The RNA shown here (c-di-GMP-I riboswitch aptamer) has 77 nucleotides and comes from Emcibacter nanhaiensis.

RNA sequence: UGACAACGGCAAACCGGCGGCGACGCCGGGACGCAAAACCACCGGUCCCCAGAACAGGGGACAGCGGAGUUACCAAG
Numbered sequence: 001u002g003a004c005a006a007c008g009g010c011a012a013a014c015c016g017g018c019g020g021c022g023a024c025g026c027c028g029g030g031a032c033g034c035a036a037a038a039c040c041a042c043c044g045g046u047c048c049c050c051a052g053a054a055c056a057g058g059g060g061a062c063a064g065c066g067g068a069g070u071u072a073c074c075a076a077g
Stems, first nucleotide, its partner, number of pairs: 001075002009034002014029006032064001038070002042067003045062006
C1' cells in the first nucleotide's frame, strides 16, 4: 500500500429464547456484506429514557455512521 493468492476470521436483515421502560444487548440459527465488520464511547453523528412551552440540561445505547487512538494474519514495495 493492498485481497490477485493462501490459511483463515467476523456476521447484516430475519427467526427463536432471555434481559431491559426503551434504544439495544446476550445465546442459538442464519449470511447482507466486511482487509481490520478486532479493541476502544475521546470528538462528531444517529437513536432511547427523564424533564421541559421551547432552547438548553441529565442519564443511557450504537464500534457494521465518520474521525482519532491501540493491536493483528498474509502479500507486494
The prediction has a mean pLDDT of 83. Taxonomically the source falls in Emcibacter (Bacteria, Pseudomonadota, Emcibacterales, Emcibacteraceae). Rfam family: c-di-GMP-I riboswitch aptamer. Rfam 15.1 lists 5,092 matches to the family in 1,772 species.